[in-house]
A computed fold for a 166-nucleotide RNA from uncultured Acetatifactor sp., annotated as Lysine riboswitch aptamer. Model confidence (mean pLDDT): 81 of 100. RNAcentral holds the sequence, with entries from MGnify. Lineage of the source: Bacteria > Bacillota > Lachnospirales > Lachnospiraceae > Acetatifactor.
RNA sequence: GAUAGAGGUUGCGUUUUUCAAGAGUACCUUCCUUGAUGCGGCAGGCGCAGGGGAGAGGAAGGGAAAGGGACGGACGCCGAAAGGAUGGGCUUCCUGGGAGCUUUUCCUUGGGCAUACGGUGAAGAACCGUAUGACUGUCAUCCGUGGCAGCGGAUGGGGCGCUAUC
Numbered sequence: 001g002a003u004a005g006a007g008g009u010u011g012c013g014u015u016u017u018u019c020a021a022g023a024g025u026a027c028c029u030u031c032c033u034u035g036a037u038g039c040g041g042c043a044g045g046c047g048c049a050g051g052g053g054a055g056a057g058g059a060a061g062g063g064a065a066a067g068g069g070a071c072g073g074a075c076g077c078c079g080a081a082a083g084g085a086u087g088g089g090c091u092u093c094c095u096g097g098g099a100g101c102u103u104u105u106c107c108u109u110g111g112g113c114a115u116a117c118g119g120u121g122a123a124g125a126a127c128c129g130u131a132u133g134a135c136u137g138u139c140a141u142c143c144g145u146g147g148c149a150g151c152g153g154a155u156g157g158g159g160c161g162c163u164a165u166c
Base pairs, nucleotide, nucleotide: 001166002165003164004163005162008078011077012076013075014074015073016072018070019069027062028061029060030059031058032057033056034055037049038048039047040046042096043095044094045093081109082108083107084106085105087103088102089101090100091099092098110136111135113133114132115131116130117129118128119127120126138157139156140155141154142153143152144151145150
């Protein structure tokens, strides 16, 4: 340098059936009261609807979806992947700026879990970030045990790592 592997059956990611939640919410129709604004996430502009009744409140009837989640299936994998920063592209009525998707480069993170705080979110779900905690995997050093392989304990490091073969 090349190739092949391991961490876990709650390793990571994509996709999909079903289910729960979102929610009796948004929204639509009718009636009553009131009477001029409301919508396109924010601002300006420009549009659309509106005294043939906006919006709000009440009553009745109808009634979603997205992102996210759970159990399975399929597929791709072991920097799997996630996050942050800069630059580019696309979407959003136009501009700003925000949001979403994607991509280049650089930086961080071994992995999952729990707790606290913050962010996103309908949310006591989940995800993201930070901190703490033990657990786990690997390597190094030291100690003990064992004929060796190995096993146990302590400390420390990180995936640009570790193991095996050529």

Its Rfam family is "Lysine riboswitch aptamer". From the family's description: Riboswitches are metabolite binding domains within certain messenger RNAs that serve as precision sensors for their corresponding targets.